[in-house]
RNA sequence: GUGAGUGUAGCUCAGUUGGUAGAGCCCAGGAUUGUGGCUCCUGUGGUCGCGGGUUCAAGCCCCGUCACUCACCCCA
Numbered sequence: 001g002u003g004a005g006u007g008u009a010g011c012u013c014a015g016u017u018g019g020u021a022g023a024g025c026c027c028a029g030g031a032u033u034g035u036g037g038c039u040c041c042u043g044u045g046g047u048c049g050c051g052g053g054u055u056c057a058a059g060c061c062c063c064g065u066c067a068c069u070c071a072c073c074c075c076a
Stems, first nucleotide, its partner, number of pairs: 001072007010025004019056001027043005049065005
């Protein structure tokens, strides 16, 4: 340099045909317990990598760009 893939909550990841962004863990509060743990209930937490476009409406479609991963090519 060429091609492909990935990017969504603090972490690991879902997200169906474009139609209100979710789960588990973590964290906070509560219940239970003599205390803690386990278990249960509730809650906090999101510019969906970034910018733009299409659309009444975009995590999802289109363009550009950034980071990471893989394969290939070139040079040494």

The RNA shown here (transfer RNA) has 76 nucleotides and comes from a Spirochaetota bacterium. It matches the Rfam family "tRNA". The family's RNA type in Rfam is transfer RNA. The source organism's lineage runs through Bacteria, Pseudomonadati and Spirochaetota.